[in-house]
C1' cells in the first nucleotide's frame, strides 16, 4: 500500500428488506425500611464518528474521510 470488521445514552450493547432509537448496569428522585443494603415506581441523558449522494424520508443504502482491531503484502 491493499482488503475486511467495528464506531448508537457515563459504561457494556441491542436495533430496523428506510419511516422522527432502546435494553441491563450507571445517575436523580420517589415508595418501602428505626437506618443500610436489597427490592420497586417515576425521570434525565443520545447532531447513532465526521461529510457528502441517493430519497418525500437515511441510524440504515451508495461514495469519501478520521479512529481501532485484524489478515496480506
Nucleotide at each position: 500500500g491493499c482488503u475486511g470488521g467495528c464506531a448508537u445514552g457515563g459504561c457494556u450493547c441491542a436495533g430496523u428488506c428506510g419511516g422522527u432509537a432502546g435494553a441491563g448496569c450507571g445517575c436523580a428522585c420517589c415508595c418501602c425500611u428505626c437506618g443500610u443494603a436489597a427490592g420497586g415506581g417515576u425521570g434525565a441523558g443520545g447532531u447513532c464518528a465526521c461529510g457528502a449522494g441517493u430519497u418525500c424520508g437515511a441510524u440504515c443504502c451508495u461514495c469519501g474521510u478520521u479512529g481501532c482491531c485484524a489478515g496480506c503484502u